[in-house]
c-di-GMP-I-GGC riboswitch aptamer from a Desulfobulbaceae bacterium, 74 nucleotides, folded computationally. The coordinates come from a structure-prediction model, not an experiment, and the mean pLDDT is 84. Its Rfam family is "c-di-GMP-I-GGC riboswitch aptamer". Gene Ontology term of the family: cyclic-di-GMP binding. Lineage of the source: Bacteria > Pseudomonadati > Thermodesulfobacteriota > Desulfobulbia > Desulfobulbaceae.

This record gives sequence, C1' cells and structure tokens, in this order.
RNA sequence: UGAGAUAAAGCCAAUCCCGCUGAGAAACGGGUACGGAAAGCCACGGAUCUUCAAAGAAAGCCGAGCUGCCUCAC
Repeated sequence: UGAGAUAAAGCCAAUCCCGCUGAGAAACGGGUACGGAAAGCCACGGAUCUUCAAAGAAAGCCGAGCUGCCUCAC
C1' cells in the first nucleotide's frame, strides 16, 4: 500500500420494551440482538425526515474526507 473476515481477540447494535429530554424528526440511559469489516468520526454534496417559517434531525441511504484492530500478500 492492497485485499480479506466461515480464524482469533475483540468492537458496534437494527427492531421492540422501559425511563427521560425536545414543538417535532429524534437524542440520551438500561434491556434485546436484525445485522455490520469501518454499523468509528465527520452534516461537505445528493436523497430522506421534522418545522408555518427560520432553522433542525439523521452517518445502520449513497458519495466524498479523516482515523483505526486482526490476518494475508507485496
């Protein structure tokens, strides 16, 4: 640098339930375990959602950027 996850050590946590915050999308905490090889970070672009609007949500939709465990090859 590239590839890989049916190995090993691990990691994350869909959905649903409970609590709590918010106008809301949704966030946070606990349980659960659909799944993930970046399901780590990031709201820059597109798509999506909330809101009368202003503004916001979301990274487990796609792309870009940054960083990283293990194994193998060079």